[in-house]
RNA sequence: CAUCCUCACGCCGAACCCGGAGCGCGUCGCCCGGGGCGGGGGACCCCAGGUUCAGGGGCGAAUCCGGUCCGACCGGUAGAGCACCUUCCAGCUCGAGCCCGACAGCUAACCCCGUAGGCGAAGAGGAAGGAACG
Numbered sequence: 001c002a003u004c005c006u007c008a009c010g011c012c013g014a015a016c017c018c019g020g021a022g023c024g025c026g027u028c029g030c031c032c033g034g035g036g037c038g039g040g041g042g043a044c045c046c047c048a049g050g051u052u053c054a055g056g057g058g059c060g061a062a063u064c065c066g067g068u069c070c071g072a073c074c075g076g077u078a079g080a081g082c083a084c085c086u087u088c089c090a091g092c093u094c095g096a097g098c099c100c101g102a103c104a105g106c107u108a109a110c111c112c113c114g115u116a117g118g119c120g121a122a123g124a125g126g127a128a129g130g131a132a133c134g
Stems, first nucleotide, its partner, number of pairs: 009120004016035005022030003036115006046105001055103001056100004064076004079094004084130006
């Protein structure tokens, strides 16, 4: 200096906490249950003209526009993220992907589903007002 593993710290995200017969094999993980968090369906009323292939809809910040040798590439953009919180200024990034399957506006009761995955590293800028700890 580089790489790998483990333990802490932190970031995106709903993806965290507690309990437990069992399983893996070893103090961890899987699985089950509960809580929390997140999402969908679902009346009256309201909103409506929508659909019947130019289908329609959902999760998500990820929508839209232009250019192009019309290839998946270039430029931008609504919007989103960056070490207590909010606002302002500055800087750096993202601006994808997936799912339902002819079908869904809102929606009380009620019903159903998820609780993943991926990263960073000597940083985590400045100001104002707060908060917390000491």
Overview
c-di-AMP riboswitch aptamer (ydaO/yuaA leader) from an Acidimicrobiales bacterium, 134 nucleotides, folded computationally. The source organism's lineage runs through Bacteria, Bacillati, Actinomycetota, Acidimicrobiia and Acidimicrobiales. Its mean pLDDT, the model's own confidence on a scale to 100, is 79.